[in-house]
RNA sequence: GAUGAACGCUAGCGGCAGGCUUAACACAUGCAAGUCGAGGGGUAACAGGGGUAGCAAUACCUGCUGACGACCGGCAAACGGGUGCGGAACACGUACGCAAUUUACCCUUAUCAUGGAGAUAGCCCACUGAAAAAUGGAUUAAUAUCCAAUAGGAUUACAGAUUGGCAUCAAUUAGUAAUUAAAGAUUUAUCGGAUAAGGAUGAGCGUGCGUAAGAUUAGCUAGUUGGCGGGGUAACGGCCCACCAAGGCAACGAUCUUUAGCUGAUGUGAGAGCAUGAUCAGCCACAUGGGUACUGAGAUACGGACCCAACUCCUACGGGAGGCAGCAGUGAGGAAUAUUGGUCAAUGGACGAAAGUCUGAACCAGCCAUGCCGCGUGAAGGAUGAAGGCGUUCUGCGUUGUAAACUUCUUUUAUCAGGGGAGAAAUCACUGCAUUCUUGCGGUGUUGACGGUACCUGAAGAAUAAGCACCGGCUAACUCCGUGCCAGCAGCCGCGGUAAUACGGAGGGUGCAAGCGUUAUCCGGAUUUACUGGGUUUAAAGGGUGCGUAGGCGGGCUGUUAAGUCAAGGGUGAAAUACUAAGGCUCAACCAUAGAAUUGCCUUUGAUACUAACAGUCUUGAAUGAUGUUGAGGUUGGCGGAAUACAACAUGUAGCGGUGAAAUGCAUAGAUAUGUUGUAGAACACCGAUUGCGAAGGCAGCUGACUAAACAUAGAUUGACGCUGAGGCACGAAAGCGUGGGUAGCGAACGGGAUUAGAUACCCCGGUAGUCCACGCCCUAAACGAUGAUUACUAGACAUACGCGAUACACUGUGUGUGUCAAAGCGAAAGCAUUAAGUAAUCCACCUGGGGAGUACGUUCGCAAGAAUGAAACUCAAAGGAAUUGACGGGGGUCCGCACAAGCGGUGGAGCAUGUGGUUUAAUUCGAUGAUACGCGAGGAACCUUACCUGGGCUAGAAUGUGAUCGACGUACUGUGAAAGCAGUAUUUCCGCAAGGACGAGAAACAAGGUGCUGCAUGGCUGUCGUCAGCUCGUGCCGUGAGGUGUUGGGUUAAGUCCCGCAACGAGCGCAACCCCUAUCUUCAGUUGCCAACACGUAAAGGUGGGAACUCUGAAGAAACUGCCGCCGUAAGGCGAGAGGAAGGAGGGGAUGACGUCAAGUCAUCAUGGCCUUUAUGCCCAGGGCUACACACGUGCUACAAUGGUAAGGACAAAGGGCAGCUACACAGCAAUGUGAUGCUAAUCUCUAAACCUUACCUCAGUUCGGAUUGCAGGCUGCAACUCGCCUGUAUGAAGCUGGAAUCGCUAGUAAUCGCGCAUCAGCAAUGGCGCGGUGAAUACGUUCCCGGACCUUGUACACACCGCCCGUCAAGCCAUGGAAGCCGGGUGUACCUAAAGUCGGUAACCGCAAGGAGCCGCCGAAGGUAAAAUCGGUAAC
Repeated sequence: GAUGAACGCUAGCGGCAGGCUUAACACAUGCAAGUCGAGGGGUAACAGGGGUAGCAAUACCUGCUGACGACCGGCAAACGGGUGCGGAACACGUACGCAAUUUACCCUUAUCAUGGAGAUAGCCCACUGAAAAAUGGAUUAAUAUCCAAUAGGAUUACAGAUUGGCAUCAAUUAGUAAUUAAAGAUUUAUCGGAUAAGGAUGAGCGUGCGUAAGAUUAGCUAGUUGGCGGGGUAACGGCCCACCAAGGCAACGAUCUUUAGCUGAUGUGAGAGCAUGAUCAGCCACAUGGGUACUGAGAUACGGACCCAACUCCUACGGGAGGCAGCAGUGAGGAAUAUUGGUCAAUGGACGAAAGUCUGAACCAGCCAUGCCGCGUGAAGGAUGAAGGCGUUCUGCGUUGUAAACUUCUUUUAUCAGGGGAGAAAUCACUGCAUUCUUGCGGUGUUGACGGUACCUGAAGAAUAAGCACCGGCUAACUCCGUGCCAGCAGCCGCGGUAAUACGGAGGGUGCAAGCGUUAUCCGGAUUUACUGGGUUUAAAGGGUGCGUAGGCGGGCUGUUAAGUCAAGGGUGAAAUACUAAGGCUCAACCAUAGAAUUGCCUUUGAUACUAACAGUCUUGAAUGAUGUUGAGGUUGGCGGAAUACAACAUGUAGCGGUGAAAUGCAUAGAUAUGUUGUAGAACACCGAUUGCGAAGGCAGCUGACUAAACAUAGAUUGACGCUGAGGCACGAAAGCGUGGGUAGCGAACGGGAUUAGAUACCCCGGUAGUCCACGCCCUAAACGAUGAUUACUAGACAUACGCGAUACACUGUGUGUGUCAAAGCGAAAGCAUUAAGUAAUCCACCUGGGGAGUACGUUCGCAAGAAUGAAACUCAAAGGAAUUGACGGGGGUCCGCACAAGCGGUGGAGCAUGUGGUUUAAUUCGAUGAUACGCGAGGAACCUUACCUGGGCUAGAAUGUGAUCGACGUACUGUGAAAGCAGUAUUUCCGCAAGGACGAGAAACAAGGUGCUGCAUGGCUGUCGUCAGCUCGUGCCGUGAGGUGUUGGGUUAAGUCCCGCAACGAGCGCAACCCCUAUCUUCAGUUGCCAACACGUAAAGGUGGGAACUCUGAAGAAACUGCCGCCGUAAGGCGAGAGGAAGGAGGGGAUGACGUCAAGUCAUCAUGGCCUUUAUGCCCAGGGCUACACACGUGCUACAAUGGUAAGGACAAAGGGCAGCUACACAGCAAUGUGAUGCUAAUCUCUAAACCUUACCUCAGUUCGGAUUGCAGGCUGCAACUCGCCUGUAUGAAGCUGGAAUCGCUAGUAAUCGCGCAUCAGCAAUGGCGCGGUGAAUACGUUCCCGGACCUUGUACACACCGCCCGUCAAGCCAUGGAAGCCGGGUGUACCUAAAGUCGGUAACCGCAAGGAGCCGCCGAAGGUAAAAUCGGUAAC
C1' cells in the first nucleotide's frame, strides 16, 4: 500500500459498487420452461349467445362464439442461471491445422410437393390398487405413422479425361447401373413442408510452445508401441477386435505421491518479479455418490429416463416418492456474509403469423459504514483574555482560548408544502401519403416496476448531526495524580522494585475523520534465493585427490547456408480492466467514446557483423618426437652398521631401578655394572635445511631391476586434437575388521605402586590387542594454504633448489619451482598481494539465523564398526567474525612498599576495663558491619543529656514575628499534686501637657513542630585505594570505526623526575617546590627569663645592685645547590665510610590527597526534594532504661616476677592549665580530705615527674609476685550516689608461672620502656583520646615465595569485568519428537468371484400374414464380495 474481510468503540446524508472465502453439509414452503387452437381430435372449467321449461329466481340442452384443463402433434427444454467436486490434462492460454468433420432455427440460390393405407392417445365403458399408477374393451383425428409414384448437380458401385497439390489424395468434367422426398393450415395476404448447393453461426478433432511441488518417488509400460485387415463414429485414430512384429517413455525427470479449476486480469513493486484467480468476461468440469444409454441438429442432459448405493419422506407393509452447487428462505458449521420483496416498463430469451403468454435471466427496491467517492455538523466579528477545569516557582502566573457568552449573517443537509422530466425506441389501434405490391415515410392515441423517484421552487430556524486511536524511540504529539517488578503495557527495543512523558485516570496535545483502531493475509522495504542483483581464508559455504562420460564453454583466416540474431510488412493478441485525450451525471467515485498499448505467437521478405552448421586452410593452444638434467616419486629384490632385548660364558658383589619424594618391580637361585660370542625383530643417528619429489594421502640407510613425472634446449611432426566436468571409475593418513605369519622396542585394555577428599587420570613398575609382512575390506581426519580447476593480464626487492646461455667460482641474462618483504588494487578487519584473497573469462562444487542435528526415518554401501544421502516438530533473539579499550590469568618481563625475609616487642591463654554481636527486657533509643564497623559518632549516660519505656498533663502548642486589648513584669503566700501543672490571695510600671511612645502580658488568625522514612532523590563533610604516580586535553597525524599516537622505546629517578630517540608538537590536574615545626650560626630586643665578670647578702636560694656575655625567649636573616673533587656515563644521573660543613644528596617531621572507584558512610551535626504525622510520630514532667548477662568477638590495662618487688634516701624535663579556678605554707587526720591562710587573671604565683642512682631486705615460692572479688569504716562532688560515681583506710587475697592454630606493630631518637599535661567535666566509671618530654636498642643476606601496587607485553568465550563466565547429572510436574508387541482408520492399484441397467452381437420352438416382437444366450460392465501386498495417518503399555 491492499482486502469478498472479521472484531472493539462510535455513527448525519447521498451516489456508485460488493455481500457463505467454512459443510460439493442436509433441506420445509413458494416460484425459476414453456408455448402454439393459424397442426389435430375435442369441450373439464370460465364468459357470452341461442333454445326448452318456468310469472320469476332458476334448472336443463346446445362447441354456436370468445377461449381452453387434460390429450395427440410441432418447436423449445443442450440456452439462460449455479457451483469449483474432480482434473497436473491438449483441461486452460496462445499460434497453426482438419486433403479427417458436422451444424436445428437464420440468409441466398435452384427444383419439387401426385396418389393411397392402417393405427393410436384423448373422450366413453369396465376393472385393479392405500397411493403412485396400471390393465382390458369399443370408437376417432392430424403438419403423428406407413406404402406407392416422381427425381438429379444427393448416395453407392464400375471404368475414363483434365488440372492442382502435401504422401494418403483434392477439384472439375462426361458415362452406365442401383437407391432415397414431401404436409398441410388458410381470413388468398401469407406461413409452413421436401431435396440439393452455398453462406453465417455453433460444435468436434489434431499439433508446436507455455502452464505446480517432491529424487527420502529411478525406472515405467501389455492395447502397451507400431503394422495389415475389419468394426464403429459426423469425423481421424488401439476408439474397439483378430493376426503379426517388439516396440514406446525416461536424468531436457518417465512412473509415483501431494496440492490446484485455467485465463483475461487483481494487489504490490522503480522494474524484473512475487502473491492471488471474489465481483465482471472467455473456456473447462460438475449437478446426492457411481454407471448407462435413449430422444434429438445438438446431451451421455441441474429443475428427462433406467440401474446400483447412501440418506430422507409416505405406506393399508404389498409397494412407492425425492434430489436448491437456480431465486428467496430454514437448520447446521463458522470470526463471518442479506428479502420466503416488486415488475416484465426497458434489455435479452422460448413459442407463436400476431395479439400475447412464460421468463427468481434481467431491471428495480429492501438489509449491511463491507469498500470507493462526495457533502454536512455553520460563517464573520468578539479580551474583562470571564467562570470552571488543569498546571504552577502559589496574594501572582500559564493553559484550555476567539474557544464560550454576546452581536451580525448564511440555510447545504434534515423537516414541511408545492411543482416535476428522461428512461417510450418501437409494437399495437385508427389514419394520411408514396410504393417495384414487398413495404417505406408521417399524424393521433395506448403501455413506467422503480416512483410520494432524481431534480426545481418556497417556508421556518444554528436550528437536526463527532468520534476513534495515539502522545519513551522508531513516529507527529507532555504534564499532574494514583500504583510501587503489584496491577498492568508491549509491533521491535523494552517500561513498572515510591518522584513512571512507557501501567491506570485527568488536563493538554497530535493524527485521521463518519469513521477510527485491532486481528488475519499478500506484496514492498528484503540486494534476506541476488536474471536485473549476493557470496564461499577467518562470519554459513571449495567436493580429501585425480582420471574421465554426458553436458557447458572454446584459437587465427576464407567461403557457403541463414537456425539463433536484427530490420520491414501482414495476421492475431475478444470485450472489459490499466494508460492518454476529450465528454455525461452540479464535482468525484461511476459511466460512455476515441486513441495508444497489449512487451506474445504465427507468417512473408530482407540483412549476415557475431554465435551456430558445413567445407577448406593455418600454427601461436595442445600433443608427439630428439638431446640432456633433476629428485626421500612408485613397485620389488639384495646388503649394512649403531642401538635395544634375549641367550650362553666370563669378571664381580650388594644392591639395582625409579621419582618432586617414594613404592610396586628386579636381585645372594648372584641382579645392576663390565667383557666376549650368538640370535631376533623393528627403525634408519650424523648429512638434514626456511631443502627436494608426488594429484592428494604421503615419501628418508646403501644398492640392483622395472616404472612414472617434471623441467631445460633446439623447433622436427600432427593440426584445435583444447578447458572444465553432474553421474561414474580409481587412489585415499591413522585407527579399526577378516585370514595366515611375525613380535625386539613401544604400547589402548588390564594388573600393581604412588598422588589425591576421591583419582576409573597425569607419575612409576609390568603388560594383551595393535604397531611389522602378505592378501582382502573399511573410506573417514583441523584429509588445512581452513583458499576448486584452467587461461590471460597487473611495480618491484631479496633469498633459495634445479636447468640453459655467455670461456668462468665473481657478476649477469633467461626459465621452472620454493619462500620472505612490499606497490597499485582488494578486504569488515586481520591480512592477501605475479604461488592473489587484485583485474577478467569458462566450467564444477557448496552456502542462506542459532540450537534441535550431521540427529531421526527411509534408501544405498559395509563382515562389523560404521559411512553416504539427510529432515521435521519444538525452542531462542540472538549465534558468529575481525578488531578496540579495560579487567583478569596458579602467562611473561621490569620495579616498588615493614610485603616477605632478618630482628625487637605484642595479641590469641588469666583477671579487669571498654566497644560490638547475641540473648533478655516495658525500654535495654539510634547509627557504624571485610580491609575502610567494633576505647567508632561519644572530647565525660546518677537527674539533665535522652532521641527509648511506663505513668501524669498541654493542643496555634516549648521558641520568634505581626497583633485588637490590658497594665504590668516581678515578689511573697495558700490549697492540691510525684512533679509538670491546675486553682487562688496580696502588692505593683516608666516617659510625655496631650496625641502617643517604651516595656511587659496577650484572645483570634497567619507563618508551627517532628532525633518520623528515604544517604538508592541530594548538598556539604568524611573514609579507602593512596602521598600510589598516575589522569587528561588542544592541534596535527594514523585508522571506515571503536580508538591509537602523544603517555610507547633506551636509560634514570622517591616521582609521567629528568635526558636521549621518535608523527608528533605543546598544555592542564597530580609529583616536586613555595608554607609551618625542628637541627647550626648571625643580627636585633633583654622582662616575669638568664648570671660569666664585679659588689651586697642568706642556713640555703639571681634573693638584691648591676650586667647583656651565656642559656633562653621571639622577630629578621644566613645556610645545602651534586655547588667542589675523583671515577663511570653522550646526557640525565649514579658512585665515593671524598673534602668542607651544624646538616649531603628529599637533613627529620607536619600541612597539602589528581581523574576517579566502592549507588562506601552520614537525612541523628547542619542544610535540603519528596512522602508521612498534627488532642500526636509534636511539647512538659516524675520514675525507669541506655550500666541487663548463659555466651562469642574486637581494642586495651594489670600481671604472671629477681633486667624484679618492697622500704628509705638522692637527681634531671618538656608541653600545658588556672579566679564559681590553681593553691604555697601551717595545723588536724594513717589516708582520702578538712580547717585556716598566702600568692597569682600568670616566662612573676601555683599544679608537677617517673623510669634512673645509692643502701637494705626478699631468694624462686602462687611468693614481700599478682592484684580481682568481697566485708567493714570513712572522704568528696552534687536537689539526689539504691538501681548507677570516684577516692581513702583496714581486712580478704581469685585467676594467672609467658599463653594452641593463627595473627599485629615497628627501619632511629624509631621500637621498647618511664612518667607529665590537656580537652570534655559539679563529680566520674580515662586503663580511652590528643599532646609532651626522659631513658633508649636490634636487624635488613636479599626479592624465590605471601599480600598490595605501578609500567610494558601476551591470551581471553570476562565487561555487574575471575566474588566473572560456564558444563554435565539429578526429584516432581509439563511440552514436543523418534522407537515400540500391537490396535484402529484413509486413499490408490492388482488378482479372482459374482454381476444391475444398458449398448452391440446371436437366435429353430412362443406371438405376428409379414415387417417385427417377446424370451433366451454371449461380450463388456457400475456397485458388491474375497485375497495378498505396498502406502499414508491416528493411537499404545514400555

Model confidence (mean pLDDT): 83 of 100. The RNA shown here (small-subunit ribosomal RNA) has 1438 nucleotides and comes from an uncultured bacterium. The RNAcentral record of the sequence draws on ENA and SILVA. Its Rfam family is "Bacterial small subunit ribosomal RNA". Rfam links the family to the GO terms ribosome and structural constituent of ribosome.